Overview:
RNAcentral holds the full RNA, with entries from SILVA. This is a predicted structure of a 534-nucleotide part of an RNA (small-subunit ribosomal RNA, 5' domain) from a metagenome. The coordinates come from a structure-prediction model, not an experiment, and the mean pLDDT is 81.
Context: one part of a larger RNA
Order: sequence, then structure tokens, then C1' cells
RNA sequence: GAACGAACGUUAGCGGCGCGCUUAACACAUGCAAGUCGAACGAGAAAGCUCCUUCGGGAGUGAUUACAGUGGCGCACGGGUGAGUAACACGUGGGUAAUCUACCUUUUGGCGGGGGACAACAUUUCGAAAGAGAUGCUAAUACCGCAUAAGUCCACUUCGGUGGGGAAAGAUGGCCUCUUCUUGAAAGCUAUCACCAGAGGAUGAGCCCGCGGCCCAUCAGUUUGUUGGUAGGGUAAUGGCCUACCAAGGCUUCGACGGGUAGCUGAUCUGAGAGGAUGAUCAGUCACACUGGAACUGAGACACGGUCCAGACUCCUACGGGAGGCAGCAGUGGGGAAUAUUGCGCAAUGGGGGAGACCCUGACGCAGCGACGCCGCGUGGGUGAUGAAGGUUUUCGGAUCGUAAAGCCCUGUGGGAGAGGGAAGAACAACCUAGGGGAAUAAUACCUCACUAGGCCUGACGGUACCUCUCCAGAAAGCACCGGCUAACUCCGUGCCAGCAGCCGCGGUAACACGGAGGGUGCGAACGUUGUUC
Repeated sequence: GAACGAACGUUAGCGGCGCGCUUAACACAUGCAAGUCGAACGAGAAAGCUCCUUCGGGAGUGAUUACAGUGGCGCACGGGUGAGUAACACGUGGGUAAUCUACCUUUUGGCGGGGGACAACAUUUCGAAAGAGAUGCUAAUACCGCAUAAGUCCACUUCGGUGGGGAAAGAUGGCCUCUUCUUGAAAGCUAUCACCAGAGGAUGAGCCCGCGGCCCAUCAGUUUGUUGGUAGGGUAAUGGCCUACCAAGGCUUCGACGGGUAGCUGAUCUGAGAGGAUGAUCAGUCACACUGGAACUGAGACACGGUCCAGACUCCUACGGGAGGCAGCAGUGGGGAAUAUUGCGCAAUGGGGGAGACCCUGACGCAGCGACGCCGCGUGGGUGAUGAAGGUUUUCGGAUCGUAAAGCCCUGUGGGAGAGGGAAGAACAACCUAGGGGAAUAAUACCUCACUAGGCCUGACGGUACCUCUCCAGAAAGCACCGGCUAACUCCGUGCCAGCAGCCGCGGUAACACGGAGGGUGCGAACGUUGUUC
């Protein structure tokens, strides 16, 4: 000199863009943070409306539906934190002929026919509660056989084949042409979305290897599933991953083993560079979710807001037993030099579910607080010498603050008050109208298309930004320094005292170094101090 997730002191007008628990991975009251689908299924309220009524009520609608239940998909993403980890954790480059991959996409083929349950519900038992049990009823895209099997898998094989295993689910809309009943529909047909199997793609993930990046040798030897082989088990998959047996190996001064510290990277800061330091925000990746352990479900977890066991802690209890996990967003206590609102909205972007409408989303978009940082603007412009008053100083002549002020003229950025206008961020989707198209069809219906055109609709921020007009002049500058380094000097007070100080050093009666004043210098909504890095 530069830098900072800073803090402290004094001071402080506005705006834009960023950033904001670095400490206790300490404990947490309260609310919210993951749901959705009625176009899978049974059951089925309420308001409102309609009808009936013996005025008690009942029926229908509400219903493309509420609270629950079965079932599907999601909950493995998104969000947080950095405790652990010196490791194939990360970075980079390869390998996987040793692998898996839901949803999506391309393509091929299939989707036949049956059965038995369990919730919900009803009755009931136990319990303070949490909850648990018993009996009975019932549906499905839930579950289980059977059939079918191109491809696929397994075994055998004379390589021609043979034998065996193994799949599925329907729902909604439209139509009455054909077939059948019969006159509007059930079957049926048709369209769409689903379902099953195979082959590919894409995406994501697992595993393996080369190389690279901390400190200590006052850590020198270390290792027994250890190193390798055979066989088996296990896994999606290789492998001592695990087991049995066999051999006695493996690593190491190119630092093994041990100890300490630490998430890693893109990057960030500094520096002419080489290098050094750092790893907040943002992005990639890993690990963790009260502490330790374990598996279940699933395409994917050994799962932050799932389950089980143990432990510590907190809470409830009828003392028998139960409940909980903010390192999600806010917020509280505590710790600390120190770090924000128990805000608004799903309008946008993204995500989950759904055919869609839509629902959910503390992701996200915004607003609030904080000079914490960077950037921008303002605190007026012109004129004004009796060089006013006053302060300071003086050699008492004067000098200086100083065109500074006052006064006069002007402006109105910003600010205050009022009036008017007023965005971009929104285009989709859906719906309506018109048109086009084609596979298929009996079809003009229906459906489809990243089809076309037009219409309609949607904004938390917010009546915000911005623009115009009228009125007002009245609130907006401080901080540090002035002995040398280092830009800037005098007077008074003090008298080795009180004090200053980054280094050298000042102060013991004329202190440019202490304290005050006047003046000056520097920076300026900041200026200094402290800490840390280069």
C1' cells in the first nucleotide's frame, strides 16, 4: 500500500447492487418448511339449493367434493451444516468384456381368463393417554394362481435344436354404423391416458486405476484377514467384501506406522511475477442430521422433518406407561467483540402430484432490519470589502479566520407537502372463435398436432420505479492528524507531574511531541483504532 463475512469509537442525508452466528455440530417454546391424484377403489358428511312433510324430519342435489381409509407416484430432489474425514474424500485423466438406472425418449410385441383377502366401516375389549386387540362385511390399476412368451434367462446339445422358468390393469370421453338386445343404452366399436415384456438412447449412480495437493522423525519400524492362491458365499457388479483350506507374504527413509490439524475444488485476496495466504457468499463434489448401531421399503436410502434397538437430555402421566429431536425458514435462551423479521406471495423461475383445471412448495421471488462492503448523488450557484462584528495572535502598526458571513440575485438535483399519470417483469396453460392436417374410422362425433390466427385471463413486490404540475427554503459534515518518517504551527496551561507513543522518542519553567484554543493538512457520509492475510 492492498484486502476483509469483520469488531470497536466518534459521526451520519439519499439511492442501487451485494452481503449478514467466523463462537456452542449448545439447548430449543410456537408457527410453517412434502404432498398430490375422485380420470385406480370402496365408503361417504356439511353449508347452500329443490321437493315432500304428521313440522319431528325425510328424499334428491351439493359430489369432477371435505375429514379419514385402500391404492399410485413423490417423499433419495430441493433446503441446512462442516462435526467427522489426510481418504480414491476431492481435483484431473482413464477403465468397467465387472455393473445398475423409476420418470423421459425411440422401437418391437402383448394386454386372455379366474380366485381369495385386508383396511375403511359396524359391533366390541383393554388403556389415563399414546395406542393395541377380537369378531363380522366389502372394492380396486392392491394381492395370488392359471393361460400366452417373439425376444429374453437357465440347463443340455450332435450347435441344427430340445427341455424348463418367467408378464400385465384398467380408467375416462365419444358414437349407435356394423354384431346383439332393443330405441338408448349394456356389451360392442372408437379415441386418449395408463399397464406388461424385450432391444436401444438419454440422464443419474456404483466400482477400479495413474497422477496431484498439510505439519511433526523429539513418531522408525509396521501388519495376522494381514499379502497372495484355491473353492464357496454374498452383491446390480470386481474384490479378503465374507468364510474354509493352503502358502508366508504385504508396506517402509521416494517417510510406512503413529501423532496433530483440516471437508476438497472452481476460485478469492495479495504480489511485477514466481510465490504466499484463504476456501464466507456463488458453482461442483463429499460427509453428517441429538449420540452410537441396524436393517426395512424402494429404480435409488442404510433415509434431516421414516422404522427398530441402546444411550444422554427434555416433556406428559391416573406411576402402569408414553412423547420428542430447528446443522430447514422465522424466532427464543445461552455463548460471544459480533451477525437480521416469529413479514408478503406462489405473479415469475424451478420442483412434486394430476388428463387437466388446479393443489403443494420458508426452494424461489420480494419486502423489513444493519454505512457490513462496493458504486453513484447531495449538503447549493453567482455576486458581495465598511476586508463588518467576534475569535485568535501581535513587534500594538497590524496579521489571520476571510468572499468566509450578512446582504442582493438565481436554481431546486436530493428532501418535505399536495395533485395527476403510471410501467417492464406476462407469456404460456386453460377456455372461446375461425382455419388447417392426418393415422384410423361407419362417422360430419371424438381425438390428435412443441399446427396457425384472433379473443379472453393472471403481479407478491406496489400505485413501486419512472414522468408531469403546484407550493416550501425550513432539516443534511464529520473524523483523524499537524517533532521526523509524513502533507500540515502558533499561543496558553502543565513542569520527568499529568500524560503521549507505530518506530525513533517527547515531558525536570519559554514543550511546533502532554491538555486546551486559534489556525492548518488529509480523507469525506464517513474517518480513525484494533485484529488477520499478502